């Protein structure tokens, strides 16, 4: 440098996020199947299931030129008898001799035999087989080969039988007996013969050899058939070939070890036998051999290869069609014949099935080819021809061929081709959508021209056949020709993944779904239209294989925390293995050579119009053989080295191991003494102990256990582990020198040892703790935390088990790679007097940190970094470390270790919140400190809850409940009974009527509404025709206080007027996300200041706004007597930590002071961030959808929202002397007033009544406004002179109307209540608290309530441990709907698999022993027999039967193994709303967990040991900064 070829992902765990790690799906395939569709042609394929059973036809015969018969049919002869017909006649005969029958003889050539060849191919199928079966390279010096070539040589001369056939006979048939004849290329002798065959022997060559071979002698032995058309074909004996074919090896070839030991002919010798032919192939004797962890042997599975899908490849899956090869032929077993078989269309046994039968007895075998049943989801015609291509026979002609060719069926596959084309806007009709404008379907159709592929009609017509004839396919391809768009389009989706949307129905139903998931009244996800993409005579689904999956990783993964390092060592095998030289060539590297069949793939390239589909060259394919070379490097062999490794000398430290003894301090127990009423234990008790003297104390004594302080991320050990002291025995390790060996080493499957604690078992001991247990609290229980006892065990010694969160959750060795800094042990330098300090190095052991790795957290020379070597282990979560088996244990129990079944997740770090019976810092009428109250009384208003025709509806923790409701007698009114009414009570449009029309509207009915309709009775505009209003009818529609606030707008409440919420741009980090906002100070405040990788800005907060407090200045209507300003109302002033002092990081700011009406946000209002509660309202208005239309509208009367055992929430009046009552007297302010406030006067105890001035108001009225208050009387502690409820009665007012149901007055009544349990509640100052007053709503009021407004006028705050809420910082989490969170186990129900089980049933492969068919070999052969011998007798040979070994099979038996079933019975898994508890997740309210041992309904408790994968607080120790 050219050229070729080449690898994609997405979706699902979370509130996000990164990772781990399953599951799903986009690709491709298919002998397929099913749903919907369906127009052609080509070329391919088409029982995967029951190796299941077959009717019925075919599928192997041929040869007459091997033989002997020989039918039917010609032709010739022709006896006996008998004589048609014709001719002649004397009519007496004569001649002539026909047909049909027998005979012979020729031709023919059916048909059975005899023999020959063939049937051992070809065709089917895959049961069996895990094996030399196949595959691939080889061997065979251990073999065979009918037909066919080629070569040599010969075919001489004889015998004796048989079948067909004939009689004769059995039998239902199949099939057969006896006699009698006959022929051959059918049997048999002989003869001849070699280069053939045995033996021996010498000789050439070849091999390592067993042997083989080349000439040669020699003794012994063995063949033939014939027939002819005269060409030939045949036949016997050797030799070669070709092509077949047996047998032997090397390598390759499923899954299981929960299948570890297997073999007696087993392994191997010798001697027989067998076989073509090697061999235990087979016997008999000898020997004890052989296989296996590099999986024997035993179970499952399956024909094997070329090759076929997929895949970037590397592999994975498969093994249909075509091709090689093996098996098999109804199941098993046997041979016989043959070159060839133990034989699919052959034989014999013996079984099972099935047929026929005359019941004796027979006959059958489609895994040929069609085709039938049966099984299944499911797979074709009982079809031409041998015309071609091949096979059998045969000399050939020809026969035979369900092989083959060819058709037929099947959209089963693949290829190809149609269903027209162009033009065509009013964007037609119809559809469907809709904001009603329109938009889509859509140049789409219509409609104009146009062109015939198919397609139907007609007509010619092949090749395919080598010399002539001879073509099933097929009147097929093909041509020509006429006709006409004429005969042709489905199908699946439309939420992401994935291209492609809207609408009506349905309403967690009905369905849908490959994952995630849709459906619960607005479904782009169900159902149908419309529309839209996708493919397309096919489209979709269903199985199944590759893919994707790097999700078994060889290319190409992984073990700290995600699944995953063995508790630890020693170690055989086994793999790895320092350096230097030489060699050797096993490996590796490399030439050639030979094979890897064809098809098939790939690449050129040609044939069918084109592709598929085919021919033709070339190429790739192997862990293959043979042979040459090469020597780095790995591997053998020799020989060296010293650096790994060891080992010797020297020196140190050490709770390292094992035994003995001794020692003090403290517990308990005895005893004694002193002493007296208690102890002792708790959160708090109580059981226990103690007047029989505890406890306490003080002296004496026993006993067993453990060794305070030193003591330390100190030390030793392989780990488990080891702690007083001493002696006695012992492993190891570290340093220093470099003196010896000379690679002697790493690692290790199996396998051995050790191996906490808790447990066995035996036998000591036993003070102290202490599972179980007993009690005593606690508690809803309390099988537990707590207490009092207390038994095994803890402790010894001997044996055993063999596990633990046995962890650094980090396997062993070696090497390499930045510092600092501690701390043990050792050695060196320096230095001293000696040291200490210093500096260097070795080895252990701790932090901190560079590179680098990690998902992240972290790890960092004690790697989790970068490499080697070995070992172990891991593939989603449950089920399960469990079942079953197998080894080990006395037993507990350990090791090993599935599966059905189920889910789409579980899972690892980190990330933002929210949580905590975590932890820090701050606030707040949160607690405290105080005042007043509420809960108890009667009332009053609300709610609930009962009631009820109806007691309309809503508001339901804080945030519903004197809430809407700022006024329910009627109205309101939305409820309920009755009564009316339907274009309506009420808009708006349209059309038609309509002139005493619109309105008023009397009598009469009626509870009214409303019927009724007498009478009165208008009006705009005009161009003078009318128009408009108006009123009747009909259509459109109105109307709904019906749902649904979880379809919404708007509004509001809440957290909270807490101080918070965020954004840009830049930084960190893979990301979510951090920072900024966090720190240290301060603020009421994310307020400010300082600091920081930040630097800035936004909505909050602060001002900015109204309002009281203080002054000025204007103006004054009104007020007052005036003038004025105390009073209206308008503008300004002042306050800003401005000044001083202390204090601070001398920042902010914070404390004192000074001046000030007033001081540190002066007081109060208004003002409410981002968001939270699906918070509240459809009934205040507004709205989408739904529902209702002589009613759910609407009118109207009465009734109801006013009910009453009961409960609760807000008040109100009180329970009384700081007080009730009399009486005098004081001093406000908001406010309001014309269908109004209402003065003076008069009347009435009074509510009120007459009455009428003023005032639309700073002028007059409510109103002289108050009351609490002050004065002064009386009460005297009493249910009262307290309190007023409740009742009766007489009246007033307001309304059409006070009965249900209204306010007020007088009179009389005089009820509960004497300061309120648990527990709440509001207030830090002009506030609480008492006291009036006004207002708003309203005719009038049930207001004690709202909303204001003023008058008296406190107490109290140490402070912030705690109770609620809040903020901010950290922590923990398994939560995320966020703790009203999550989430465990028993029980109870109901599905679903599965384990054990007394047993039963069945299958399989063995195994003892019985019995044993056929059938080979052996024996025997008295009985039988034609060939040769022999005159014969008789001898050779055979053979029948009979017997021996084997042996299919078929009994009996114990056993092995795998199945199904099983009364019961274990635990598993799943199942919207069962029960019980509360174990875990926060420190989870007792910190979890392991591991083991005992309790207990259940999670689970307790003891022991361990571990942090524990929170908090404190201390050590070490780092890191200054």
């Nucleotide at each position: 440098u050219u050229u070729a070829c080449g690898g994609a992902g997405a979706g699902u765990u979370u509130g996000a996020u990164c990772c781990u790690g399953g599951c799903u799906c986009a690709g491709g395939a298919u002998g397929a199947a099913c749903g919907c569709u369906g127009g052609c042609g080509g070329c391919g394929u088409g029982c995967c299931u029951a190796a299941c059973a077959c009717a019925u036809g075919c599928a192997a015969g041929u040869c007459g030129a091997a033989c002997g018969u020989g039918a039917a049919a010609g032709g010739c002869c022709u006896u006996c008898a008998g004589g048609a017909u014709u001719a002649c006649u004397u009519c007496g005969g004569u001649a002539u001799g026909a047909a049909a029958a027998g005979g012979g003889c020729c031709u023919g050539g059916a048909a059975a035999g005899u023999g020959g060849c063939g049937a051992a191919c070809g065709g089917g199928u895959g049961a069996g087989u895990a094996a030399c079966a196949c595959g691939u390279a080889g061997g065979u010096g251990a073999c065979c080969u009918g037909c066919c070539u080629c070569g040599a040589a010969g075919u001489g001369g004889g015998g004796g039988a048989u079948a067909a056939c004939c009689a004769u006979u059995g039998g239902a048939a199949a099939c057969g007996a006896u006699g009698g004849c006959u022929a051959a290329u059918a049997c048999c002798g002989c003869a001849u013969a070699g280069u053939c065959c045995u033996a021996u022997c010498c000789u050439u060559g070849u091999g390592g050899g067993a042997a083989c071979u080349u000439g040669g002698a020699u003794u012994g032995g063995u063949a033939a058939a014939g027939c002819u058309c005269c060409g030939g074909c045949g036949c016997u004996u050797c030799g070669a070939g070709a092509g077949g074919g047996g047998c032997c090896u090397g390598c390759g070839u499923c899954c299981g070890a929960u299948u570890a030991g297997c073999u007696a002919g087993u392994u191997g010798g010798u001697g027989g036998g067998g076989u073509a032919a090697a061999a235990g192939c087979c016997u008999a004797c000898c020997a004890a051999g052989g296989c296996g962890a590099c999986g024997a042997u035993c179970g499952g599975u399956a024909g094997c290869u070329g090759g076929u899908c997929u895949g970037a490849g590397a592999g994975g899956a498969c093994g249909a069609u075509c091709a090689g090869u093996c098996a098999c032929a109804c199941g098993g077993g046997a041979a016989c014949u043959g070159a060839g078989a133990c034989a699919c269309g052959g034989u014999c046994c013996c079984g099972a099935c099935u047929c026929c039968u005359a019941c004796g007895g027979g006959g059958g075998g489609c895994a040929g080819c069609a085709g039938u049943g049966a099984g299944g989801a499911a797979u074709a015609u009982u079809c031409g021809u041998c015309a071609a291509u091949g096979g059998g026979g045969g000399a050939a002609a020809c026969c035979c061929u369900g092989a083959a060719c060819g058709a037929g069926c099947a959209a089963c596959g693949c290829c190809g081709c149609g269903u027209g084309g162009a033009g065509g806007a009013u964007g037609a009709a119809g559809g469907c959508c809709u904001u009603u404008g329109g938009g889509u379907c859509g140049u789409a159709a219509a409609c104009u021209c146009c062109u015939u592929u198919u397609c139907u009609g007609u007509g010619g017509g092949a090749a395919g056949a080598g010399c002539a004839a001879g073509g099933a396919c097929g009147g097929u391809a093909c041509c020509a020709u006429a006709g006409g768009a004429a005969u042709a389009a489905g199908u699946c989706a439309c939420g992401g993944c994935u291209a492609a949307c809207u609408a009506c129905g349905u309403g967690c139903c009905a369905g849908c779904a490959g994952c995630c998931g849709c459906g619960g009244u607005a479904a782009c996800a169900c159902g149908u239209a419309g529309g839209u993409g996708g493919c397309a005579a096919g489209c979709g689904u269903u199985a199944u294989c590759c893919g994707g999956a790097a999700u078994u990783a060889c290319u190409g993964g992984g073990c700290g925390u995600a699944a995953a390092g063995c508790g630890c060592a020693c170690g055989c095998a086994g793999g790895c293995g320092g350096u230097c030289a030489c060699u050797c060539a096993a490996g590796u590297c490399u030439g050639a050579c030979g094979u890897g069949a064809a098809a098939g793939c790939u690449c050129c390239u040609g044939g069918c119009u084109u592709a598929a589909c085919u021919g033709g060259g070339a190429g790739a394919g192997g862990u293959c053989g043979u042979u040459g070379g090469a020597a780095a490097c790995u591997g053998g062999g020799u020989g060296g080295c010293u650096u790994g490794a060891g080992g010797u000398a020297g020196u140190g430290a050490g709770a390292g191991g094992g035994g003995u003894g001794c020692a003090g301090a403290a517990u308990u127990c005895c005893c004694g003494g002193u002493g007296u009423a208690g102890u002792g234990g708790u959160g708090g008790a109580a059981u226990g102990c103690g007047u029989a003297g505890a406890u306490a104390u003080c002296g004496g004594g026993a006993g067993g256990a453990a060794u305070a302080c030193c003591a330390g991320u100190g030390g030793c050990g392989a780990a488990a582990g080891c702690g007083g002291c001493a002696c006695c025995c012992u492993g190891g390790c570290a340093c220093u020198u470099a003196c010896c060996u000379g690679a002697c080493g790493c690692u290790c499957a199996u396998g051995u040892g050790c191996g906490a604690a808790a447990g066995c078992g035996u036998g000591g001991g036993g003070a102290g703790c202490g599972a179980a247990c007993g009690g005593g609290a606690u508690u809803a229980g309390a099988u537990a935390c707590c207490c009092c006892g207390g038994u095994a065990g803890u402790c010894c010694a001997c044996g055993c088990u063999g596990u633990a969160a046995a962890c650094g959750a980090u396997g062993a060795a070696c090497a390499c790679u930045a510092g600092g800094u501690g701390u043990a042990g050792g050695c060196a330098g320096u230095u001293u007097c000696a040291a200490a300090c210093c500096u260097g190095u070795c080895u252990g052991u701790g932090c901190c940190g560079a590179a680098g790795c990690c998902a992240a957290c972290g790890c960092g020379a004690u790697a989790a970094g970068u490499g080697u070597u070995c070992c172990g282990c891991c593939u989603g979560g449950g089920g399960a470390g469990u079942a079953c088996g197998g080894c080990c244990g006395c037993a507990a129990g350990g090791c090993u270790a599935a599966a059905a079944c189920u889910c789409a997740a579980a899972g690892g770090a980190a990330u933002u919140g929210a949580c905590g019976g975590g932890g820090g810092c701050c606030c707040g009428c949160a607690c405290a400190a105080g005042c007043a109250g509420c809960g108890g009384a009667g009332c009053g208003u609300g709610u609930g809850g009962u009631u009820u025709a109806a007691u309309u509806c809503g508001a339901u923790g804080c945030a519903a409940c004197g809430c809407g409701a700022a006024g329910a007698a009627c109205c309101u009114u939305a409820c309920c009974u009755g009564g009316g009414u339907u274009u309506g009570a009420c808009a708006u449009g349209c059309a038609c009527g309509u002139a005493g029309u619109a309105g008023u509207g009397a009598a009469c009915u009626g509870a009214a509404a409303a019927g009724g309709g007498a009478a009165c009775g208008a009006a705009c505009c005009u161009u003078c025709g009318g128009g408009g209003a108006g009123c009747g009818u009909g259509c459109a529609c109105a109307g709904g206080u019906g749902c649904u606030g979880c379809a919404u707008g708007g509004c509001u409440g809440u957290c909270g007027u807490c101080a918070g919420c965020u954004c840009g741009u830049g930084u960190c980090g893979u990301g979510a996300g951090a920072u900024g906002u966090u720190g240290g100070g301060u603020u009421a405040a994310g307020u400010c200041c300082c600091g920081c990788a930040a630097c800035g800005a936004g909505c909050g907060c602060a001002a900015c706004c109204c309002u009281c407090g203080u002054c000025g200045c204007u103006a004054g209507u009104u007020a007052c007597a005036a003038g004025u300003g105390u009073c209206u109302a308008g503008c300004g002033a002042g306050a800003c930590u401005g000044c001083c002092g202390g204090u601070a990081u001398c920042a902010a700011g914070c404390c004192g002071g000074g001046g000030g009406a007033a001081g540190g946000u002066g007081g109060g209002g208004a003002u409410g961030a981002c968001g939270u509660c699906a918070a509240g309202u459809c009934a205040g208005c507004a709205u989408g959808g739904c529902c209702u239309u002589u009613a759910u509208g609407u009118c109207c009367a009465g009734g109801g929202c006013u009910a009453c055992a009961c409960a609760c929430a807000c008040g109100c009046u009180a329970c009384a002397a700081u007080g009730g009552c009399c009486g005098g007297u004081a001093c406000a302010a908001c406010g309001g007033g014309c269908a109004g406030c209402c003065a003076a006067g008069c009347c009435g105890c009074g509510a009120g009544g007459c009455g009428g001035a003023g005032c639309g108001a700073a002028u007059c009225c409510c109103a002289u406004c108050a009351a609490a208050g002050c004065c002064g009387g009386u009460c005297g502690u009493a249910g009262u002179u307290c309190g007023g409820a409740u009742u009766g009665u007489a009246g007033g007012c307001u309304g059409c109307a006070a009965c249900c149901c209204g306010c007020c007055u007088g009179c009389a009544u005089g009820a509960a209540g004497c300061c309120g349990g648990a527990g709440u509640u509001g207030c830090u100052a002009g506030u609480a608290a008492c006291c009036g007053c006004a207002g708003g709503u309203c005719a009038g009021c049930c207001a004690u309530a709202c909303u204001g407004c003023g008058g008296u006028g406190a107490a109290u705050a140490c402070g912030u441990u705690c109770c609620c809420g809040g903020g901010c910082c950290u922590u923990g989490u398994a939560c995320a709907c966020a703790c009203c969170g999550c989430c465990c186990g028993u029980c109870a129900c109901g599905u679903c698999a599965u384990g054990g089980a007394a047993g039963u049933c069945g299958g399989u492969a063995a195994c003892a022993c019985c019995u044993g068919a056929a059938g080979u070999c052996g024996g025997u052969g008295a009985c039988c027999c034609a060939a040769c011998c022999g005159c014969a007798a008789g001898g050779a040979g055979g053979g029948a039967g009979c017997u021996g070994c084997c042996u299919a099979g078929g009994g009996u038996g114990g056993g092995g193994c795998c199945g199904a079933u099983g009364a019961c019975u274990g635990g598993g898994a799943c199942g919207a709303a069962g029960u019980c508890g509360u174990a875990a997740c926060a420190a989870g309210g007792u910190a979890g967990c392991c591991g083991u041992a005992c309790c207990g309904g259940a999670a689970g408790g307790u003891g022991u040991g361990g571990c942090u994968g524990g929170a908090u607080c404190a201390c050590c120790u070490c780092c890191u900064u200054u």
Predicted 3D model of a 1522-nucleotide RNA (small-subunit ribosomal RNA) from a Caldilineaceae bacterium. Taxonomically the source falls in Caldilineaceae (Bacteria, Bacillati, Caldilineae, Caldilineales).